[in-house]
RNA sequence: GGACCGGUAGCUCAGUGGUAGAGCGGCAGAUUGCAGAUCUGAAGGUGGCUGGUUCGAUUCCGGCUCGGUCCU
Numbered sequence: 001g002g003a004c005c006g007g008u009a010g011c012u013c014a015g016u017g018g019u020a021g022a023g024c025g026g027c028a029g030a031u032u033g034c035a036g037a038u039c040u041g042a043a044g045g046u047g048g049c050u051g052g053u054u055c056g057a058u059u060c061c062g063g064c065u066c067g068g069u070c071c072u
Stems, first nucleotide, its partner, number of pairs: 001071007010024004018055001027041004048064005
C1' cells in the first nucleotide's frame, strides 16, 4: 500500500429499508431477621464520524476514522 470482517445500552451480542431488542450488570419493589437466590417493574442508545440515495436509513452508496485477519 491492497483485500475482507467488524464498531448498536455499562459488558456480550441480535436485528439488514418502516420510528432498535435480548442476556448479563446497575436501580426500585415483593420475598428474607439481614443478605443471597427467585419473581416483578421501570430506566438506560447522537446506532464510530460525515455526506448522498429515499416519503422514510442501524440497514443501501461514497469519504474518513478505530479494531481484527490476510496478501505484497